[in-house]
RNA sequence: CGGGGCAUAGUGUAGCGGCAACACGCAUCGUUCGGGACGAUGAGACGCUGGGUUCGACUCCCAGUGCCCCGA
Numbered sequence: 001c002g003g004g005g006c007a008u009a010g011u012g013u014a015g016c017g018g019c020a021a022c023a024c025g026c027a028u029c030g031u032u033c034g035g036g037a038c039g040a041u042g043a044g045a046c047g048c049u050g051g052g053u054u055c056g057a058c059u060c061c062c063a064g065u066g067c068c069c070c071g072a
Base pairs, nucleotide, nucleotide: 001071002070003069004068005067006066007065010024011023012022013021018055026042027041028040029039030038048064049063050062051061052060
C1' cells in the first nucleotide's frame, strides 16, 4: 500500500428488514444456623461513529475509526 473479516447488556455470544435472545455475572425473594449450590422473579444494550436506501434498518449501501487475518 492492496484485499478480507469483526465491532450488539458488565463479560462471552446469537439474531440478519418489522417491538434484540441465551449463558455467566448483578439485584430481590425462597431454601440453610450461615454460606454455597439450587429454585423463582427482576433490572440491564436505542446496537463503534456519521450519512444513504426503505413506510420501517442491529440487519442492505457508502465513508470513517479500532482490532484481527492474508498478500506485497
Molecule: transfer RNA
Organism: Candidatus Spechtbacteria bacterium RIFCSPLOWO2_01_FULL_46_10